The prediction has a mean pLDDT of 84. Predicted 3D model of a 71-nucleotide RNA (transfer RNA) from Candidatus Yonathbacteria bacterium CG23_combo_of_CG06-09_8_20_14_all_46_18. Its Rfam family is "tRNA". Taxonomically the source falls in Candidatus Yonathiibacteriota (Bacteria, Bacteria candidate phyla).
RNA sequence: CGGGCCGUAGCAUAAUGGUAGUGUGCACGCAUGGGGUGCGUGUGGCCCGGGUUCGAUUCCCGGCGGCCCGA
Numbered sequence: 001c002g003g004g005c006c007g008u009a010g011c012a013u014a015a016u017g018g019u020a021g022u023g024u025g026c027a028c029g030c031a032u033g034g035g036g037u038g039c040g041u042g043u044g045g046c047c048c049g050g051g052u053u054c055g056a057u058u059c060c061c062g063g064c065g066g067c068c069c070g071a
Base pairs, nucleotide, nucleotide: 001070002069003068004067005066006065007064010024011023012022013021018054025043026042027041028040029039030038031037047063048062049061050060051059
């Protein structure tokens, strides 16, 4: 310098144009004499900017960051 893949909640991981889920964590509650444990409720997120579209996490362009390949 060129190319490919990836970026979603504290952590991990889905979603292939129409309400962003799940596990774990955290807070509260219930069960127990108390723990462990189980169950319930809540909490919190689409890397940034622009474009396309009635509508973008999703498609396009640019930027930033990470990993890999080549030179």